[in-house]
The RNA shown here (SAM riboswitch aptamer (S box leader)) has 123 nucleotides and comes from a Chloroflexota bacterium. The coordinates come from a structure-prediction model, not an experiment, and the mean pLDDT is 79. Lineage of the source: Bacteria > Bacillati > Chloroflexota.
């Protein structure tokens, strides 16, 4: 590095260093000398694997629980928001008495894909 399946709108910082960038990539919009970003140390946080019960079962499994103990993962904002693809909310303006029709502009919610992290498992 690559394939496969789950999950991503909950949650949890502080100290010490270092010194100009950082949020993955582009647009936005954030964070950053009131000291980010990285590295160390503690400390937490969730519960992917792993335990431990019931239930099922050839086996995959299905509920629940714990966080003392092992293997990772996490502690700014929804994976920050978009972004393709669908979707059609919104405003304008013309005709119409009105309903309503038509045009334009911009394209909300929303769904679904990419594309990222994570985690188990495979060559």
């Nucleotide at each position: 590095a690559u394939c496969u399946u789950a999950u991503c709108c909950a949650g949890a910082g502080a100290g010490g260093u270092u010194g100009a960038g950082g949020g993955a990539a582009c647009g936005g919009c954030c964070c950053g000398a009131u000291g980010a970003c990285g590295c160390c140390u503690c400390a937490g946080c969730a519960a992917c694997c792993g335990c431990c019960a019931g239930c099922g079962u050839u086996u995959u499994g299905c509920u629940g629980g714990a966080a003392a103990u092992g293997g990772u993962g996490c502690u700014a904002a929804a994976u920050c928001c978009g972004a393709c693809a669908g979707g059609g909310a919104a405003a304008c303006c013309a005709c119409c008495c009105g309903c309503g029709u038509g045009g334009u502009u911009u394209g909300a919610a929303c769904u679904g894909a990419a594309a990222g992290a994570u985690a188990a498992g495979a060559a």